[in-house]
RNA sequence: AUGUUCUCAUAGAGGUGCCAUUAAUGGCUGAGAGGUGCGUGUCGCCAACUCUUUGAACCUGAUCCGGAUCGUGCCGGCGGAGGGAAUGGGAUUUGCCAGACA
Numbered sequence: 001a002u003g004u005u006c007u008c009a010u011a012g013a014g015g016u017g018c019c020a021u022u023a024a025u026g027g028c029u030g031a032g033a034g035g036u037g038c039g040u041g042u043c044g045c046c047a048a049c050u051c052u053u054u055g056a057a058c059c060u061g062a063u064c065c066g067g068a069u070c071g072u073g074c075c076g077g078c079g080g081a082g083g084g085a086a087u088g089g090g091a092u093u094u095g096c097c098a099g100a101c102a
Base pairs, nucleotide, nucleotide: 001094003093005091006090007089008088009087010086011052012051013050014049017028018027019026020025034046035045036044037043038041058083059082060081064077065076066075067074
């Protein structure tokens, strides 16, 4: 001094599905499927969780394709496709240079 990784501060981005049941409630996957408002929506706010350009958090393609399931982005493809939100401090480690000693 730079890079990786971790951490802290503030700021920002994102999703909230499926099934059983008269309902209450329960079940599945996952980091996350929560609460609340009314003007009831492609909506707003809050909480938790995740992600922030080294960007698969998330969106489009998609009322997509194959497989599995009671069912669902449940799994895989699509995807070396396209979009997509940040700055700083600290620690650790690595490399280079200089000096001293052998």
A computed fold for a 102-nucleotide RNA from an uncultured Rhizobiaceae group bacterium, annotated as TPP riboswitch aptamer (THI element). The coordinates come from a structure-prediction model, not an experiment, and the mean pLDDT is 76. It was read from a public genome assembly, where an Rfam model found it. The model forms 100% of the base pairs in the Rfam consensus.